């Protein structure tokens, strides 16, 4: 240099046009005589960045960036 693939919450990871959710972690309460398990609840991401196409973009498309990976 060309291809192929990922990039969404602290972490792992769904969502592939209609304004983002699980786990798990954080923190408050509830259960215990305390602690642990258990339950309830909150708070945390405008979706790598930028441009475009559309009434609407995390989704589509073109760039670009960083990480796997093939091939030269």
């Nucleotide at each position: 240099g060309g291809g192929g693939u990922u990039g969404u919450a602290g972490u792992u990871c769904a969502g592939g046009g209609g304004u983002a959710g699980a786990a798990u972690a954080u923190u408050u309460c509830g259960u215990u005589u305390g602690c642990a398990u258990c339950g309830a609840a909150a708070a945390g991401g405008c979706c790598g960045c930028g441009a475009g196409u559309u009434c609407g973009a995390a989704u589509c498309u073109c760039g670009u960036c960083a990480g796997c990976u093939c091939c030269a």
Description
A computed fold for a 72-nucleotide RNA from a Candidatus Nanopelagicaceae bacterium, annotated as transfer RNA. Its mean pLDDT, the model's own confidence on a scale to 100, is 83. RNAcentral holds the sequence, with entries from ENA and MGnify. It matches the Rfam family "tRNA". It is annotated as a transfer RNA. Gene Ontology term of the family: triplet codon-amino acid adaptor activity. Taxonomically the source falls in Candidatus Nanopelagicaceae (Bacteria, Bacillati, Actinomycetota, Actinomycetes).